[in-house]
Context: one part of a larger RNA
Molecule: small-subunit ribosomal RNA, central domain
Organism: uncultured bacterium
């Protein structure tokens, strides 16, 4: 182990795809496996339970009853579930015409800035701080002008804005490519939902091989501060940060809120479609209606409260994951994976 739960108290797997399984739209006919009813048969006796009785009582014993909650067979019911057959279009999908977008991959290009190099001008300081010093500079720095090299990141636009399953994605152009939404309806005809195992993707850091290296910068060194300073501050600075390929597989991977479907009041922004109307030369703009996102506020309801509130934490259904006092411990051992770091799985003694 029933039960009760999972935003913040323990608890939603980082995310998606998907196998088995579970669940599954409307109508009609059949079947009768599940389901329901009736009957028959079996369910040994003892035991248990109830009643009465017998030993002076009890234990014990006797009689009767209930029970043995079940099995098998036959007959019947047919609403629901299942199975089978046929049909349907609302779920799902395909096609047509459009729309928005930092969605992805690759290649090319651009300007600003930092640094470095070369040359010119120019002279004694520069830099840094709370204040300083280390540091740089008369071998000519800082400043300024011109030219060049190289790497990384893309100001403004920019937004509570957009896209993506999540991680995440932002200069511009091109090529290839995934998804979403809208409109009218043509087609398929339940093809659906979830998803144990499994597979793929998965920030940063880290690892392997080879490149690259401007700025920043763990470690490290020095200067300060301080009682000390293994720090905060300053001057330097190696890995790393960048690229290619291969690993790692974890995060406060957060909305701390699994996925899907249905239902249930309003108000107000914003992004993106469609239809109609107004205005206008027209774009724009305004109004109404109707979709899809993304925010805020507030009813009902829920909640321990905070709060949530059509993007639910409301009301229901389906499926999966997870929790069960604190510590020991996300540890030991074992196993699987990994080059390693370690990851995943996961106790107990003991103790409060």
């Nucleotide at each position: 182990u029933u039960g009760g739960g999972c935003g913040u108290a323990a608890a939603g797997a980082g995310u998606u795809c998907g196998u088995a399984g579970g669940c599954u739209g409307a109508u009609u006919a059949g079947u009768c496996a599940g389901u329901c009813g009736a009957a028959a048969u079996u369910g040994a006796a003892a035991u248990c339970c109830c009643a009465c009785g017998g030993c002076u009582u009890a234990a014990c014993c006797g009689u009767g009853g209930u029970u043995c909650c079940g099995g098998u067979u036959u007959c019947g019911a047919u609403a629901c579930u299942g199975c089978c057959a046929a049909u349907c279009u609302u779920g799902a999908g395909u096609g047509a015409g459009g729309u928005a977008g930092a969605g992805g991959u690759a290649a090319g290009c651009g300007g600003a800035a930092u640094u470095c190099c070369u040359g010119g001008u120019g002279u004694a300081g520069c830099g840094g701080u709370g204040a300083a010093a280390u540091g740089c500079g008369u071998a000519g720095a800082u400043a300024u002008c011109a030219g060049g090299a190289g790497g990384a990141a893309c100001a403004c636009c920019a937004a509570a804005g957009g896209c993506g399953a999540a991680g995440g994605c932002a200069g511009c152009u091109u090529a290839c490519u995934g998804g979403a939404c809208c409109u009218a309806u043509a087609c398929u005809g339940a093809c659906g939902c979830u998803g144990a195992g499994g597979a793929a993707c998965g920030a940063a850091a880290g690892c392997g091989u080879g490149g690259g290296g401007a700025g920043c910068g763990a470690a490290c060194a020095g200067g300060a501060u301080u009682a000390g300073a293994g720090a905060c501050c300053c001057u330097g600075g190696u890995a790393g940060u960048c690229c290619a390929c291969g690993c790692c597989g974890u995060a406060a991977a957060c909305g701390a809120u699994g996925a899907g479907c249905a239902c249930u009041g309003g108000a107000u922004g914003u992004c993106u479609g469609a239809a109609g109307g107004g205005u206008u030369c027209g774009a724009c703009c305004c109004c109404u209606u109707u979709g899809g996102g993304u925010g805020u506020c507030u009813c009902a309801g829920c909640u321990a409260a905070c709060g949530c509130a059509u993007u639910a934490a409301g009301u229901g259904c389906u499926c999966c994951g997870c929790c069960u006092g604190g510590g020991g411990a996300g540890u030991a051992c074992g196993g699987u994976c990994g080059c390693a770091a370690g990851a995943c799985u996961a106790a107990a003694a003991c103790u409060c």